[in-house]
C1' cells in the first nucleotide's frame, strides 16, 4: 500500500428503508432466619464521526476513524 469483515445501553447481541429491542449486569420490591437463586417491576442509546439519497435511514450510497482477517 491494496483487498474484505465489522462498530447499535455498562457487557453480549438483535431489529423488510416505517415507534430503536431483548438477555445478562446495575436499581427497586417479593420470596428465605439470611445468602444465592428464583419471581416481578424498572433505569439505561450521539445506533464510531462527518457529508448525501429519501416523505422516513441503526439500514442504502460517499469519505473519514477504530478493531480483524488476508495479499504484497
Nucleotide at each position: 500500500g491494496g483487498g474484505c469483515c465489522u462498530a447499535u445501553a455498562g457487557c453480549u447481541c438483535a431489529a423488510c428503508g416505517g415507534u430503536a429491542g431483548a438477555g445478562c449486569u446495575g436499581g427497586c420490591g417479593g420470596c428465605u432466619c439470611a445468602u444465592a437463586a428464583c419471581c416481578g417491576c424498572u433505569u439505561g442509546g450521539u445506533u464510531g464521526c462527518a457529508g448525501g439519497u429519501u416523505c422516513g435511514a441503526a439500514u442504502c450510497c460517499u469519505g473519514c476513524u477504530g478493531g480483524g482477517c488476508c495479499c504484497a
Predicted 3D model of a 72-nucleotide RNA (transfer RNA) from Myxococcus sp.
NCBI's taxonomy places the organism under Bacteria, Pseudomonadati, Myxococcota, Cystobacterineae, Myxococcus.
Its Rfam family is "tRNA".
The prediction has a mean pLDDT of 83.
It was read from a public genome assembly.